[in-house]
RNA sequence: ACUGCGCCCCCGCCGAGUCCAGCGCAGCACUCCGUGCUGCACAGGAGCCGGGGACCCAGGUUUCUGGGGUUAGUCAGCCUUGUGCUGUAGGGCACCUCUUUCUGCCCGCACCCGUCAGCUAACCCGGUAGGCGGUCAGGAGGAGGAGU
Repeated sequence: ACUGCGCCCCCGCCGAGUCCAGCGCAGCACUCCGUGCUGCACAGGAGCCGGGGACCCAGGUUUCUGGGGUUAGUCAGCCUUGUGCUGUAGGGCACCUCUUUCUGCCCGCACCCGUCAGCUAACCCGGUAGGCGGUCAGGAGGAGGAGU
């Protein structure tokens, strides 16, 4: 000097997955047996997300060829039947936000319920994780915001 890896701060991406928090614990300070501040964490709450659940409507049943749910993550074809290939419904990213379009790059998993569920007001129940990237970071518009 270069490269790789790890940690912290900050910025950003997918995703509902964010925020506030009594009691309590720890630390610090002070006018000291009390008070204040910071951090952690929890009962609980707000916001967001999901499920169950009437009339009406839908359906006219075919529930072992089980059925259903969350998610973008379904479906089809091929043959060499494999951690396979080619597509595809659908979904994401390109840096102030939303949006139209072109271009480019990607994903198209996984899990759960347990014989059972259409929609569904009231009502009832649950979740609020996890995983990544960072010196670059395309073009043409519209509407905002911010700054000057």